[in-house]
Molecule: c-di-GMP-I riboswitch aptamer
Organism: Clostridium thermosuccinogenes
């Protein structure tokens, strides 16, 4: 140092669900809750995946097709820092 997550400890981080806010939706944020997280810390570069307001198309309307510049890092891969132990 690369690696690795058996064991300890100190500590973080919170799914689902409830509640309000908050957005067109997906979602998000806050507080309760904890399913798991060793990077579930950070960054949308690549890909997936979800949603289409605005546009575009189509249509008598309504609905219906396309589409991201929205979400999603707790979907996967990069990239970047970082405890604690083993080495």
């Nucleotide at each position: 140092a690369a690696u690795c997550g058996a064991u300890a400890a100190a500590g973080g981080c919170a799914a689902a669900c409830u509640u309000g806010u908050u957005g067109a939706a997906a979602g998000a944020c806050a507080a309760g809750g904890a399913c798991g997280c060793a990077a579930a810390g950070c960054c949308u570069c690549g890909g997936g995946u979800c949603u289409a307001a605005a546009g575009c198309g189509a249509u008598u309307u309504a609905c219906c097709g396309c589409u991201a510049u929205g979400a999603u890092g707790g979907c996967c891969g990069g990239g970047u820092u970082g405890c604690c132990g083993g080495g």